[in-house]
RNA sequence: GGGCCCGUAGCUCAGUUUGGGAGAGCGCUAGAAUCGCACUCUAGAGGUCGUCGGUUCGAUCCCGAUCGGGUCCAC
Numbered sequence: 001g002g003g004c005c006c007g008u009a010g011c012u013c014a015g016u017u018u019g020g021g022a023g024a025g026c027g028c029u030a031g032a033a034u035c036g037c038a039c040u041c042u043a044g045a046g047g048u049c050g051u052c053g054g055u056u057c058g059a060u061c062c063c064g065a066u067c068g069g070g071u072c073c074a075c
Base pairs, nucleotide, nucleotide: 001073002072003071004070005069006068007067010026011025012024013023020057028044029043030042031041032040050066051065052064053063054062
């Protein structure tokens, strides 16, 4: 330098298969229950979907560029 894969909540990830409601588990907060703690149950908070631009009525999803990580190839 080139090919491929990954980047979504604090963490691990799904969601892209038809472009339209952003989600799960764990964690966090509050409440219930308990003499109390843990377990359990209920509710809630938490997001620039890596970044920028484009297409579109509408983009996590399509297109281009770019940043970071992984891997293979080449020099």
A computed fold for a 75-nucleotide RNA from Chlorobi bacterium OLB7, annotated as transfer RNA. Lineage of the source: Bacteria > Pseudomonadati > Chlorobiota. Rfam family: tRNA. Rfam classes the family as a transfer RNA.